[in-house]
Molecule: transfer RNA
Organism: Bacteroidaceae bacterium
RNA sequence: GGCGCCAUCGUCUAUCGGUUAGGACGUAAGAUUUUCAUUCUUAAAAGCGGGGUUCGAUUCCCCGUGGCGCUA
Numbered sequence: 001g002g003c004g005c006c007a008u009c010g011u012c013u014a015u016c017g018g019u020u021a022g023g024a025c026g027u028a029a030g031a032u033u034u035u036c037a038u039u040c041u042u043a044a045a046a047g048c049g050g051g052g053u054u055c056g057a058u059u060c061c062c063c064g065u066g067g068c069g070c071u072a
Stems, first nucleotide, its partner, number of pairs: 001071007010025004018055001027043005048064005
């Protein structure tokens, strides 16, 4: 240099065009407990950037950025 894959809450990860963007861990508050831990309940928290297609995009297309792999 060429080709391919990936990018979503703090972390890991679902979501194959109409979702309140779900779950686990973590965090916060409350309950339980003499206290801590455990357990239970509740809450906050996310679509890499730009453009395009579409009535509608996290999802499809293009460019870029970053990471990984293969190849020269």